[in-house]
This record gives sequence, C1' cells and structure tokens, in this order.
RNA sequence: AGGGGUAGACAGGUGGCCGCUUCGCAUAGCGAGGAGGAAAGUCCGGGCAUCGCAGGGCAGGAUGGUCCCUAACAGGGACUGGGGGUAACCCCAAGGAAAGUGCAACAGAAAAUAUACCGUCUCGCAUAUUGCGGGAUAAGGGUGAAAUGGCGAGGUAAGAGCUCACCAGCUCUGUGGCGACACAGAGGCUUGGCAAACCCCAUCCGAUGCAAGGCCAAAAAGGGGUCGCACACAGGUGCGAGGGGGCUGCCCGUCCCUUAACCCGGGUAGGCCGCUUAAGGUUCAGGGCAACUUGAAUCGAUAGAGAAAUGGCCACCUAAUACAGAACCCGGCUUAUAGUCUACCCCUUUGU
RNA sequence: CGGGGCGUGGCUCAGCCCGGAUAGAGCGCACGGUUCGGGUCCGUGAGGUCGGCGGUUCAAAUCCGCCCGCCCCGA
Repeated sequence: AGGGGUAGACAGGUGGCCGCUUCGCAUAGCGAGGAGGAAAGUCCGGGCAUCGCAGGGCAGGAUGGUCCCUAACAGGGACUGGGGGUAACCCCAAGGAAAGUGCAACAGAAAAUAUACCGUCUCGCAUAUUGCGGGAUAAGGGUGAAAUGGCGAGGUAAGAGCUCACCAGCUCUGUGGCGACACAGAGGCUUGGCAAACCCCAUCCGAUGCAAGGCCAAAAAGGGGUCGCACACAGGUGCGAGGGGGCUGCCCGUCCCUUAACCCGGGUAGGCCGCUUAAGGUUCAGGGCAACUUGAAUCGAUAGAGAAAUGGCCACCUAAUACAGAACCCGGCUUAUAGUCUACCCCUUUGU
Repeated sequence: CGGGGCGUGGCUCAGCCCGGAUAGAGCGCACGGUUCGGGUCCGUGAGGUCGGCGGUUCAAAUCCGCCCGCCCCGA
C1' cells in the first nucleotide's frame, strides 16, 4: 500500500418562525415535557392480573454435546466434537438407528432375517477351444444417493476378517479433565442411512391475556322488597309519572322547566385506577478466562395518550440523506437499515 | 392489541397429514376436423421457479425455520 476478519458507536446539531399534544400555574397567556435501535415480526421467556389447584398420572407441547450465567428462555459465555478458510476467524436443531414400528421412487440380481445378472472356480452330461445343468464364490463388472468396513500381504480350486499389519468403528481397562471428551493399552472381528418419520430417553411446562382485572356509577331503562290506594275478597292483580309552560282557544303530539312514599343490590353509557421509576443507567473497587455477579458512590437524564400528539418551513454546519413510529412493562431472538467513525487482529507485496 | 387460517397454469380447486422423480382436474386459450358460416361436438397442443429465501434429506409442492401478501375472529 492492497485485501480480509471481529467487536462497537452515531442514527443529526444549532438558531429563527408557524403548528400538534400532555402536565402545571387563577389562565387572551406563560413555563416544562413529548418515539426507536429496531418502537416492527409477535418467535421465545418473565413480571403483573383473574380463574383453577392435596398429591400423582395420562394426553399435548417445548428443549436436546458439556459445564456455567440468568428472574426465565429456544438467550448468552467458555469449552468439546464435526465442517469450511493460507490465516485472523466463521458455521453446526450436535441425545438414541444392537427398544420397537416404518421408509428408500427409478435403476439394479439383490435396498436390509442380504443377495448370484455378468464374471471366476469346480463337478456331471453332451452335438466338445463350445453348450446345458448342479454346486462354490461378494475379489472384479454393471445399477444406484447408498451394496454389509478401507487398503496391502498371506491364503485358496476360485474367493472371503478366513488369517495378519496399519487405519476407521465398537466394547472394556488405565491415566488426565467437574464434564462433554482426549490419550494409551487390550479384546473379539464389524452390528449401513433417515428420528426437521412415528417413536424411546432425560429435563421443563396449569389455563387465559391490560379487550387481563379492580373501583365509582346516570337515564320518566329495567329487577326485587316494604308501605299506601283501588279491584277481587280464596290465591291474587293493577296503580303509586304528576304538575306547569311554549307551539294563537280546545284535543292529540312534541319540546322545555319543576317535582317525586321509602329501601336494596346487578349491569349498560360514562368516569377513575391498572399506566410507567424499571430484574434502571454511569463510574470506581473486589470475584470470574468470559457471560455475569457483589459492594460503594452518583444520576433522576421522566411520552403515558385513549380514534390516539410528537410535525412543517428557512439559514448555517462539506452531506442531512436509510429503515421506520410507542398503546401494560421488561430480558432476548429474528428481520429492515443511507451515510460515517473507532479499536484490535490476519494475509500478500514493497521499503527501512 | 390479541388469536386463527390461506397462498399450486389466466380462473376455480385436488395433491400436502404419512416426502419419490413427466404436479393433475374442470372452465378458459391456440391449432386442426365437422358446417355454406358460427355455435355445439371430436381430436391435438401450449401454459406451473407449487408466494420468496434458507435448512433437513439420496430426494421437498409436501418436513423445519425466517420473511412477504391476503382473509377471518374477539369490544
């Protein structure tokens, strides 16, 4: 200098003018506050609320290398194993296929208790350098995504873990590690793939979500009771809503005003709460490889609306341009994102 | 705000649960035949990245994950 990897930060600022909205102040107004890193998807987990619940099981769902962190998680950290990259570094839904059931189209002889199409070897017969039939054989050919460990030597009629060395796998033992696992030795000689197929094993999960839920509470809306009046007089039934005024007098209708014999609870409209300060941020010190955690100090940096506010124009800053907009809250994950910056690391080339 | 479902030729639907190699059906479309001509009818044919991307698998419309779009339900 060029190329690459990882981690992180910002997401416009200042001033002026005009607007929207919440709160406060005795109020023609003034003052203070007013979206995000994802507020999104609603994919996980928790708080909170109501209901349910002695305890246990079934069903259903979720998770799945190990250890740790966390309120919890499908999140995070460190490590193990596997894969990719020259490297920095990145990726992996990574328990069990000898518990059982199932699947594998086409091709192929055969697709999972293996199997004999060609080939090889051997035996018998015959029309005899060949043909037919029986047997042995998985070394070779061919098919397939996949053919019952790989490769070499021995062995054999030809072959075959049939035997042996090395490698892969399995089991056991020893050592190291909390553990996944690693290393070493021994053994018999091998038991294929798919569980994001059913399933088995281990662990976890009660249901519903702020339209949860709690409180107050209208109307000549409606329910019940007491009392009064009327009818009936056996049970019971009905009424207790009337008055005044306007619309030229009267009737009907309608509107307005006023008033109601008392008591009770339920719900609707409406109102209030839940509602925003929280598993909070920053700094320092201790523990830990880290995620994280303990202690101390400090900050108050504050949307909390309810059909739903948070915007627009101008000037300057080199450019102001992305994705996008709260609706109970919090921790994660995933997805979208213009432009810019910072730190560390790797590779190649050149110079000193 | 919360919950559920769907997406397959131009249109309406099967297939998906339980994966299998040319993804079907009806209507529509094109061409040919029949007719004097049209329709009907008969025959032939075209037309599909199965909403998109990634993963599991030998193999994905189908199984799993993440997005996109549409529809429905709850005051």
This is a predicted complex of two RNAs, RNase P RNA and transfer RNA, with 427 nucleotides together. Rfam match: Bacterial RNase P class A. Rfam classes the family as a ribozyme.